[in-house]
Context: one part of a larger RNA
RNA sequence: CUGGGCGUAAAGCGCGCGUAGGCGGUUAGUUAAGUUAGAUGUGAAAGCCCCGGGCUCAACCUGGGAACUGCAUUUAAAACUGGCUAACUAGAGUAUGGUAGAGGAAAGUGGAAUUCCCGGUGUAGCGGUGAAAUGCGUAGAUAUCUGAAGGAAUACCGGAGGCGAAGGCGACUUUCUGGGCCAAUACUGACGCUAAGGCACGAAAGCGUGGGGAGCAAACAGGAUUAGAUACCCUGGUAGUCCACGCCGUAAACGAUGUCAACUAGGUGCAGGGGGUGUUGAUCCCCUCUGUGUCGCAGCUAACGCAUUAAGUUGACCGCCUGGGGAGUACGGUCGCAAGAUUAAAACUC
Numbered sequence: 001c002u003g004g005g006c007g008u009a010a011a012g013c014g015c016g017c018g019u020a021g022g023c024g025g026u027u028a029g030u031u032a033a034g035u036u037a038g039a040u041g042u043g044a045a046a047g048c049c050c051c052g053g054g055c056u057c058a059a060c061c062u063g064g065g066a067a068c069u070g071c072a073u074u075u076a077a078a079a080c081u082g083g084c085u086a087a088c089u090a091g092a093g094u095a096u097g098g099u100a101g102a103g104g105a106a107a108g109u110g111g112a113a114u115u116c117c118c119g120g121u122g123u124a125g126c127g128g129u130g131a132a133a134u135g136c137g138u139a140g141a142u143a144u145c146u147g148a149a150g151g152a153a154u155a156c157c158g159g160a161g162g163c164g165a166a167g168g169c170g171a172c173u174u175u176c177u178g179g180g181c182c183a184a185u186a187c188u189g190a191c192g193c194u195a196a197g198g199c200a201c202g203a204a205a206g207c208g209u210g211g212g213g214a215g216c217a218a219a220c221a222g223g224a225u226u227a228g229a230u231a232c233c234c235u236g237g238u239a240g241u242c243c244a245c246g247c248c249g250u251a252a253a254c255g256a257u258g259u260c261a262a263c264u265a266g267g268u269g270c271a272g273g274g275g276g277u278g279u280u281g282a283u284c285c286c287c288u289c290u291g292u293g294u295c296g297c298a299g300c301u302a303a304c305g306c307a308u309u310a311a312g313u314u315g316a317c318c319g320c321c322u323g324g325g326g327a328g329u330a331c332g333g334u335c336g337c338a339a340g341a342u343u344a345a346a347a348c349u350c
Stems, first nucleotide, its partner, number of pairs: 003322004007304002012318001014201001016199002021194003025088007033081002035077008049065006091191001092188004096183004103177007110154001115149001117147001119145003125136002162169002206247006215241002220236004258317006266295011299306002323350003332343004
């Protein structure tokens, strides 16, 4: 390299957009680049292979043939692939009308609760644990009532429910805004799929500048526990958690399952549309499209299991793997303020 693979054994990039490239629907005509056939030239000799010959045989030497699967030129064919021309509508998209939704961004508003503060009532405890102690409290705590402040999160609804490409998204209102689904027509006419580089997004933690800081809480301190206890438990508590702007670019970023398309038994639930029968009030029943669960046949699988949301049967394109350790490390490059990220070996060893 070929091959064989990638749910769990090594292996699907965290996710999307998209450039080159690869691949690409139906019909007719044309072309002849690929493709196929013939011819000509060339493909040195030697060697290999076949048939002979010469050394007594053989090695060796030697004659002829085949082969050299290739390349070039030329003639022809036109099914397939490609090019060109013309057309089509089943892929893809646009318009119209509906529809569900924690999809995104900004601004504003609300109530419950915790904490702190002012004041009232009130008195000796509170708190905490397995049990305690540290801690708080006669300078009046805890409890309770009124008022005020501030930050963060949004109980119930709430659901194997919904939305989003993924990360993720949950009080309410307004503004701006993306996508999906359904129905019936009309239109465009292959405009498509995938996607190396590239670009955008990307939980938490972390970083920079400036704010904010109620609760929680790495670090830290104290009290316990213990042989010890740099822990688990308790009392405190700073970064941080929150906001704005800018970085970081990683996660068991998981369905450990790349994207797109086609085909292949059924049963049952949920969600969003559309249609129909009876009823016409809700509801119930049937059909259908889309999404999302569960069970299960064929088939697949080493097994577990997967099974129309495939890990089944196929096609297109990309990514990745190639014994364990060394090592996702060193060195170098790129990126970053840093932390580090990314790309990525070898010696040696089993």

This is a predicted structure of a 350-nucleotide part of an RNA (small-subunit ribosomal RNA, central domain) from an uncultured prokaryote. The prediction has a mean pLDDT of 89.